SAM riboswitch aptamer (S box leader) from Parachryseolinea silvisoli, 109 nucleotides, folded computationally. The coordinates come from a structure-prediction model, not an experiment, and the mean pLDDT is 83. It was read from a public genome assembly, where an Rfam model found it.
[in-house]
RNA sequence: AUUUUAUAGCGAAGAAGGGAGAGAACAGGCUCUAUGAACUUCUGGCAACCAGUCUCCACCAGGACCAGGUGCUCAAGCCUGCCAACAUAAAACAUUGGACCUAUAAAAU
Numbered sequence: 001a002u003u004u005u006a007u008a009g010c011g012a013a014g015a016a017g018g019g020a021g022a023g024a025a026c027a028g029g030c031u032c033u034a035u036g037a038a039c040u041u042c043u044g045g046c047a048a049c050c051a052g053u054c055u056c057c058a059c060c061a062g063g064a065c066c067a068g069g070u071g072c073u074c075a076a077g078c079c080u081g082c083c084a085a086c087a088u089a090a091a092a093c094a095u096u097g098g099a100c101c102u103a104u105a106a107a108a109u
Stems, first nucleotide, its partner, number of pairs: 001109008013043005021032003026081004044073003049069002052065003077101001082098004
């Protein structure tokens, strides 16, 4: 980097450095930000994908813990975009479902 599978409306912040942007990309909206953004480091925390331990157990599945490997720690992946359903005289809005994209984990190449 590619492929497959799973998940994505829950949850979890302080300090130091830094110095103007940030929220994946494009567009529209909205939000955060000099009461200090991105980013880096440290210390915490959340979660439970993998590993581990316990219970259950033929196995699987399910549950609990979690000190190891990742991940995450404003707002739903911030919202919308494409398709369908619903609705309508026809649309739009709203709602629901799906697709696409993205992110993360595990595995394979």